This is a predicted structure of a 78-nucleotide RNA (c-di-GMP-I riboswitch aptamer) from Acetothermia bacterium 64_32. It matches the Rfam family "c-di-GMP-I riboswitch aptamer". From the family's description: GEMM was predicted in a large-scale screen for bacterial structured RNA regulatory elements. The coordinates come from a structure-prediction model, not an experiment, and the mean pLDDT is 88.

RNA sequence: GGGUCGAAAGGGCAAACCCGGGGCGACCCGGGGGCGCAAAGCCGACGGGCCUCGAUGAGAGGUGGCCGGGCUGCCGAA
Numbered sequence: 001g002g003g004u005c006g007a008a009a010g011g012g013c014a015a016a017c018c019c020g021g022g023g024c025g026a027c028c029c030g031g032g033g034g035c036g037c038a039a040a041g042c043c044g045a046c047g048g049g050c051c052u053c054g055a056u057g058a059g060a061g062g063u064g065g066c067c068g069g070g071c072u073g074c075c076g077a078a
Base pairs, nucleotide, nucleotide: 005076006075012037013036017032018031019030020029021028022027035065041071042070043069046068047067048066049063050062051061052060053059
């Protein structure tokens, strides 16, 4: 120095819920909030799951805080 890993410190993100706005809807955006998160950063045109609309179809969408995978990344004890 690198990997695995996740102690410490500083910082980061932000579930439910509430308010405002958008959407038929899943849900999304902004503010408050803080359950949690070491990738809770990004990818839904990587695969699967779940959810919505549709007619139980075709098809179109939502979720990366459901999982696997890919890319990127702060700090440095054991």